[in-house]
Predicted 3D model of a 337-nucleotide part of an RNA (large-subunit ribosomal RNA, domain IV) from an activated sludge metagenome. Its mean pLDDT, the model's own confidence on a scale to 100, is 85. The RNAcentral record of the full RNA draws on SILVA.
Context: one part of a larger RNA
Order: sequence, then C1' cells, then structure tokens
RNA sequence: CCGUGGCUAAGGAACUAGGCAAAUUAGACCUGUAACUUCGGGAUAAAGGUCUCCCCCGAGUUCUCGGGGGACGCAGUUAAACGGCCCAGGCGACUGUUUAGCAAAAACACAUGGCUUUGCGAAAUCGAAAGAUAAUGUAUAAGGCCUGACACCUGCCCGGUGCCGGAAGGUUAAGAGGAGGGGUUAUCCCGAGCAAUCGGGAGAAGCUCUGAAUCGAAGCCCCGGUAAACGGCGGCCGUAACUAUAACGGUCCUAAGGUAGCGAAAUUCCUUGUCGGGUAAGUUCCGACCUGCACGAAUGGUGUAACGAUCUGGGCACUGUCUCAGCCACGAGCUCG
Repeated sequence: CCGUGGCUAAGGAACUAGGCAAAUUAGACCUGUAACUUCGGGAUAAAGGUCUCCCCCGAGUUCUCGGGGGACGCAGUUAAACGGCCCAGGCGACUGUUUAGCAAAAACACAUGGCUUUGCGAAAUCGAAAGAUAAUGUAUAAGGCCUGACACCUGCCCGGUGCCGGAAGGUUAAGAGGAGGGGUUAUCCCGAGCAAUCGGGAGAAGCUCUGAAUCGAAGCCCCGGUAAACGGCGGCCGUAACUAUAACGGUCCUAAGGUAGCGAAAUUCCUUGUCGGGUAAGUUCCGACCUGCACGAAUGGUGUAACGAUCUGGGCACUGUCUCAGCCACGAGCUCG
C1' cells in the first nucleotide's frame, strides 16, 4: 500500500449516473392499524408499549399471568441465526420459466377470449411402405394461429395479398387426333455415251422425320364471401358582429378515410413544449393541455385490487457514500528494509 473485518467527534446523501456499498430494522406478547379493494385482501400496514432484579396483593395444579410499589446499570427479547418503512407513477394481472459461463426482465409461459382445421382407418406429425403418435381419446375432443387474469369495450375498409365457395364463359399440360410437309426409292422420263455406265428430274407402297385443326383437368382470368385473415384507416380552400378559432360550406382523391378511449407517452423530432405541483434551485418525476414529426382498439384499447431480487420519482429512519479523514485487528498478500 492492498485485502477482509471493527470503531469514530460534529454534520447526515452534501457522495454518486444512481443511497452503489454500508448502516438502520429484526423475536415474543399486548395495543393499534389508512387509502384502495376483485371484500379474499391491503396487514407483521403504519404507529405505540412491555421484556432484568426485589417486595406486596389477587388468580392459577406447576410453568406463569394481572395489578401496585421499589432497585441498579450506558444497555434487561435473544445474539449462531432471525423484516428498514412509507408515498406516487410505468410495465407485466398473479405462482411460475429463461440466455449452464455478461442479460431474470417489461422477454417466455399462464388461466381467459377468439379464429380456423378435423366425423374417426379424423385432421396434424414421423415414415419409402407397413406402421406409429394423436388416443385405448371422439367436436365439452384433438391439431394450428393469435390474444393474455378481471372490469368496460373491441369502430370503418374485401380495392391489393391470402383463404373459402362458385361454376357460365376465356386461357390451358400430358394425352387423344392426324390435314399437310420432308427424307428414302421399286419404277418412269430427259441428257451424255457404241456400250457398260454417268448426270439430272418426277415418284407409288412401305419405313421414317415432322406436324395444323379439333377434343383435353386442376390452376389462372372471372363471380361472390371473409379482417380476433396479412393488412389499411386522406389532401386543399373558405366561413361566426374585436381578435382568435371554426360547429358549417366547397372541392379533389380513396377500398375506406382513425370511432371509443388514451395522448410530449417504454411512442413527441422541434423539446428542458406550455401551465400547475414538489425543491432555495428539478433536462428526471407527478397532474393537466393537445400542435399525436410518427397512439388507437385480441400485431388488442383504456382502467385495475393483489403480486414483482422489475423500471422511474419523492419522503422518513439510518449511516465513513461524503465534508475529511483517523484509529484498531488479522494476512507465508505487494513494496521497502
């Protein structure tokens, strides 16, 4: 010097991103206990008192309990262990689960709600199949997707994409079909040659290559439905007898133009928005406003008691976090010696 413990005058968060760390609290009994609430809770809420020893009285089977009086000490619950508390807001209802070794959370799950598939040799999944799981279950069942207790609710759009249904018409593969065309050449014709033969042309049948029309499903086009399917939910201009604003009007576009509720928000760029509260002083916090850059309704909206090693702000208590540092104990620690 470091590490681990212990103590500290006065102050008491002035430390710091932040009370991180430490300190406070702690048991039993007796009192007492608010808002809010889903009436269960909240709650050990909070807050207060007692606890040792001696004497007297009463009760009690002993332990002990109640009342009264007194004694000593800094200190009488114990000391191995054994809550600090309160207020407000965000998120998630809750108990639970998770990144073995940076993250325990607001993430996952969850009960609840909804959509959808599946009639049983079920759908779905594995497998080439047999077969297996589903399930020794049977729609109050099983699978998939979303939501996420509870309360109040969940608006408009089917034009696009998807899914479901439809089948008149259009398009259309393999396949069927085979008009026609090409190749080959028995034969014939023409030319050359005395001839053998050579060159050119036409060309049946067969074989072969190709091939139009026409008939061909599903799908697509098409017609309808469907948003707790994927998703989407406007612009400009004018207008009221101060001003301002615009219930109102005009116009363009759209499938439809954002309803209720909430709103500078885990969302607000401008922004430390403006006003109010709290502070001597507040980019955070709480309550409002609404100009929502770019909230919004099961990619759920708004509330909400209880719960949380959750996040944010405040208060009381408490303290070496600090003003500002000191001392003590321990250590094969480091350095010096």